[in-house]
Small-subunit ribosomal RNA, 5' domain from an uncultured organism, 531 nucleotides, folded computationally. RNAcentral holds the full RNA, with entries from ENA and SILVA. The coordinates come from a structure-prediction model, not an experiment, and the mean pLDDT is 85.
Context: one part of a larger RNA
RNA sequence: GGAUGAACGCUAGCGGGAGGCCUAAUACAUGCAAGUCGAACGGUAACAGGGCAGAACUUCGGUUCAGCCGCUGACGAGUGGCGCACGGGUGAGUAACGCGUACAUAACCUGCCUUCAAGAGAGGGAUAGCCCUGGGAAACUGGGAUUAAUACCUCAUGGUAUUGCUAAGUCGCAUGGCUAUGCAAUUAAAGUUUCGGCGCUUGAAGAUGGAUGUGCGUGCCAUUAGCUAGUUGGUAAGGUAACGGCUUACCAAGGCAACGAUGGCUAGGGGGCGUGAGAGCGUGACCCCCCACACGGGUACUGAGACACGGACCCGACUCCUACGGGAGGCAGCAGUAAGGAAUAUUGGACAAUGGAGGCAACUCUGAUCCAGCCAUCCCGCGUGCAGGAUGACUGCCCUACGGGUUGUAAACUGCUUUUAUUUGGGAAGAAACCUGUUUAUUUACUGAACAGUUGACGGUACCUUAUGAAUAAGCACCGGCUAACUCCGUGCCAGCAGCCGCGGUAAUACGGAGGGUGCAAGCGUUAUCC
Repeated sequence: GGAUGAACGCUAGCGGGAGGCCUAAUACAUGCAAGUCGAACGGUAACAGGGCAGAACUUCGGUUCAGCCGCUGACGAGUGGCGCACGGGUGAGUAACGCGUACAUAACCUGCCUUCAAGAGAGGGAUAGCCCUGGGAAACUGGGAUUAAUACCUCAUGGUAUUGCUAAGUCGCAUGGCUAUGCAAUUAAAGUUUCGGCGCUUGAAGAUGGAUGUGCGUGCCAUUAGCUAGUUGGUAAGGUAACGGCUUACCAAGGCAACGAUGGCUAGGGGGCGUGAGAGCGUGACCCCCCACACGGGUACUGAGACACGGACCCGACUCCUACGGGAGGCAGCAGUAAGGAAUAUUGGACAAUGGAGGCAACUCUGAUCCAGCCAUCCCGCGUGCAGGAUGACUGCCCUACGGGUUGUAAACUGCUUUUAUUUGGGAAGAAACCUGUUUAUUUACUGAACAGUUGACGGUACCUUAUGAAUAAGCACCGGCUAACUCCGUGCCAGCAGCCGCGGUAAUACGGAGGGUGCAAGCGUUAUCC
């Protein structure tokens, strides 16, 4: 000198862009953050419409009231499907194939999506809901009867599926891979509809996502020198999507290490970021990729995918409810609270856009996201006026040979401008789709194209414009040298200053004040950290 997720002191006009618990991975009140589908299903708790029969009022149009009917729009709870493994948070753990990079899988999986091939035949028994009836303070839970499905089960059919046997060709990278013949065994399916579709089953391929292995790279300590029994290898079996001591039995005695094993301490890694001419050094906030975690620890279930933040079970700590028998909970999601701390924001708006989930769609949900609020925390920009004006006014301060010097064109005064401020009126882009309507094209598929309509949280915001009037707007640090900037007064080794050298003991340019000056400026200094 540069830099910062900064803090503190003094000060503070505005706008744009960004950033905002670095500490206690401490504890959490409250609200919200993952639902959706009636075009899978039985149904009908609520709402609206309709129908049926009835009562009251009536201007004979009808209105009101209670009842029945799922008939229609819809839909609470329930069965079922898909999603909840994404998105969002945090960095505790991890020195590791965790990450980065380059390869490999002839050792693997992959829902939704795309393409291709083939298919969807026939039956059955339950169960939730509803109804009846118990237990419990509650959470919840038992029994009986009955009912549906794209829920569940059985049979049929079937292949380039799987398994076993048979056996040919070809290729390679060792195990082997690919293609082909025959035989046998085993395994599928679901409907719904507005009739257009949307789904279902099996197989092949693609895409996407993941899994695993390996080379190299990736902190400090040798005042850590030996470590290891599933340990190292083999055979067999099990297990896995898959290879493998991954697990088990048996056999052998190996394996790692001064090219640093083992142990200890520290730490998420990378793209990047800061600095520097570079080499390097430091760092890993925001944004992107990967990993790990979800009160501490463990376990599996479901599923294409989890060993699952807002799922389950168990142990533990803590908090809460209780009728003392028993139960409930997990903000390292967004806000917010307490605590800790030098220190870090609103219990805001909207799904309008982008994206996601479900749905044919309309649409619903979305603290992702987009916006707004707070904070000079940072970066950038603008303003606090401009021109003229000397009797060089007064005050202040300094000197003095009493003439003066300086503040200082500074002020007053005259003219001008209006960024900004206040005020008047107008007023966006971000919106194009979906959808609705009309027209039209063919390869006829409610497929495409054209036109019109509809949709904005931000926001009456940005921006434009009218009027008013210099009006609304300057501080902070320093002035001995380093280092730009000097005098007076006070103090008298006191009070104090100080980054280093050092100032202060009676004329202190170094302390405190004043005048003047220098530097930066809505900031300026100090502290901390890095180069």